[in-house]
RNA sequence: UACCUUGUUUUCUAGGGUUCCGCAACAAAUGUUGGUCUGGUCCGAGAGAAAACACGCAGCUUUGCUGUGUCACGGAGGGAUAAAAGCCCGGGAGAA
Numbered sequence: 001u002a003c004c005u006u007g008u009u010u011u012c013u014a015g016g017g018u019u020c021c022g023c024a025a026c027a028a029a030u031g032u033u034g035g036u037c038u039g040g041u042c043c044g045a046g047a048g049a050a051a052a053c054a055c056g057c058a059g060c061u062u063u064g065c066u067g068u069g070u071c072a073c074g075g076a077g078g079g080a081u082a083a084a085a086g087c088c089c090g091g092g093a094g095a096a
Stems, first nucleotide, its partner, number of pairs: 007053006015043002020040002022037001023034004055069006071091001073094001077089003
């Protein structure tokens, strides 16, 4: 430098904070404050899990079916959202 699906979506989890709910305290009692509150709503993994679809390759009894699709250490800084994060920048910079 080139090639190679290093594919898309959904659900869940690791994780995350605090709009809302709940909880707690205060109160002038339709409120205020608290995430250094276990939680519910919420966000959520390229390098986590499962499933569906699509695509590539091989085979077969070929309007399709079966199998297979490897590897993956990673800052700082910035961005969004209510706010933060293994979210996004990013299979980035860099390293091996």

This is a predicted structure of a 96-nucleotide RNA (Guanidine-I riboswitch aptamer) from Oceanobacillus saliphilus. NCBI's taxonomy places the organism under Bacteria, Bacillati, Bacillota, Bacillaceae, Oceanobacillus. Model confidence (mean pLDDT): 81 of 100. The model forms 100% of the base pairs in the Rfam consensus.